[in-house]
């Protein structure tokens, strides 16, 4: 310099273009003499910025990031 893959909740990961979930972890209540395990509720979000669309996490385009692979 070039090409290619990734970017979703604190962590690990889901979601056919149509109301973003789940597991753990944090708070809180129940439960127990207590604790640990169990059960319940909450909070917590698409990487930025622009185009497509009636409606983008999802499709294009730059940009940033993080990984590879080529010189």
């Nucleotide at each position: 310099c070039g090409c290619g893959a990734u970017g979703u909740a604190g962590c690990u990961c889901a979601a056919u273009g149509g109301c973003a979930g789940a597991g753990c972890a944090c708070u809180c209540c129940c439960c127990u003499c207590a604790u640990a395990a169990g059960g319940g509720a909450a909070a917590g979000g698409u990487g930025u910025u622009g185009g497509u669309u009636c409606a983008a996490a999802u499709c294009c385009a730059a940009c940033c990031g993080u990984c590879g692979c080529g010189a």
Transfer RNA from a Phycisphaeraceae bacterium, 71 nucleotides, folded computationally. The sequence was found in a public genome assembly. The coordinates come from a structure-prediction model, not an experiment, and the mean pLDDT is 81.